[in-house]
């Protein structure tokens, strides 16, 4: 310095899921549903193998069901920090 990993930070895509009631249009309640903040479990698999690590699965606690927000993941930018040549 170029590739490679990781963390924040911008930038672009980004799914799923209801009615009804009352409403100060911010919600609230009452039954149902979604999973892709987060959390929780159970495991293919993985490693430093006496012990850790582990999901896009499975719970729905939270969250979420016009929009707006947010959104796992993917892409690109900067930056930092490692690892290597």
């Nucleotide at each position: 310095g170029a590739c490679c990993c990781g963390a924040u930070c911008u930038c672009g895509g980004g799914a799923g899921a209801a009615c009804c009631a009352g409403u100060u249009c911010g919600c609230u309640g009452g039954u149902g549903c979604c999973g892709a903040a987060g959390g929780a479990g159970c495991a293919a698999c993985c490693g430093c193998c006496u012990c850790g690590g582990a999901a896009u699965c499975u719970c729905u606690c939270a969250g979420g069901c016009c929009a707006c927000a947010g959104g796992a993941c993917c892409g690109a930018g900067a930056c930092c920090g490692g690892a290597a040549u």
Molecule: Glycine riboswitch aptamer
Organism: Thalassorhabdomicrobium marinisediminis